[in-house]
RNA sequence: GCACCCUUAGCUUAGUGGUAGAGCGCUUCGUUCACAUCGAAGAGGUCGUAGGUUCGAUCCCUACAGGGUGCA
Repeated sequence: GCACCCUUAGCUUAGUGGUAGAGCGCUUCGUUCACAUCGAAGAGGUCGUAGGUUCGAUCCCUACAGGGUGCA
């Protein structure tokens, strides 16, 4: 330099055009002498950035950024 893949909650990730979910973690409450386990409730997301298409975009298109793989 070229080609391809990935980017969603603190971490690992689901989600093929119609209000974004799960597991772990975190907070509070209950249980315990206490901790853990267990039970209940809750917080936490400009869906990498900027444009475009669309009545409507995490999803489709383009550029850029970051990461990865292969080739040279």
The RNA shown here (transfer RNA) has 72 nucleotides and comes from a bacterium. It was read from a public genome assembly. It matches the Rfam family "tRNA". By type it is a transfer RNA. The prediction has a mean pLDDT of 83.